[in-house]
RNA sequence: GCGUCAGGUUCGGGAGAAUCCGGCAAAGCGGGGCAACCCGCCGCGUCGGUGCCGAAGGAGCAACCGCCCCGGUAAACUCUCAGGCGCAAGGGACCGUUUCUGGCAA
Repeated sequence: GCGUCAGGUUCGGGAGAAUCCGGCAAAGCGGGGCAACCCGCCGCGUCGGUGCCGAAGGAGCAACCGCCCCGGUAAACUCUCAGGCGCAAGGGACCGUUUCUGGCAA
């Protein structure tokens, strides 16, 4: 200490894909019963299935590098293990911003 790189912090922005099928089922409503309770409607929620999405994380590789074998190696690409799929919320790669720490350094 012009800058630049990495990480953290502040604030703002930030996509995609199911109102699918089935089991159980709260509250509520209606009916039955002396009652315990039972039946119907609805479906908070939960479990499973099928389909789907890519932008936490994870995995794969072209050029290239190490002579070769073999190994190393990027992404918003590919996979979909994980995660997610009405709105909202949350999460969210990444982008801008604030500030701090560290590396390099004209």